RNA sequence: CCCUGGGUAGCUCAGCGGACAGAGCACCCCUGUAACGAUGGGUGAGGUCGCGGGUUCGAAUCCCGCCCCAGGGG
Numbered sequence: 001c002c003c004u005g006g007g008u009a010g011c012u013c014a015g016c017g018g019a020c021a022g023a024g025c026a027c028c029c030c031u032g033u034a035a036c037g038a039u040g041g042g043u044g045a046g047g048u049c050g051c052g053g054g055u056u057c058g059a060a061u062c063c064c065g066c067c068c069c070a071g072g073g074g
Stems, first nucleotide, its partner, number of pairs: 001073007010025004018057001027044001028042003050066005
């Protein structure tokens, strides 16, 4: 320098151009217990979807340029 995959909640990850962006775990509250835990319940909290532009009525998703991570090539 080139190619491929990835970057979404604290962590691990889903997410066909159109729903208020989701799940599990963790956290919080309730339940339960003498107490702490297992369990069960909760429209409980938590997100500038890596950054900046563009296309579109509408972008996490498509296009362009950067940044970071992993792998491969030279």

Predicted 3D model of a 74-nucleotide RNA (transfer RNA) from a Candidatus Obscuribacterales bacterium.
Its Rfam family is "tRNA". Rfam's curators write: Transfer RNA (tRNA) molecules are approximately 80 nucleotides in length.
Taxonomically the source falls in Candidatus Obscuribacterales (Bacteria, Bacillati, Candidatus Melainabacteria).
The same sequence occurs in records of 2 taxa.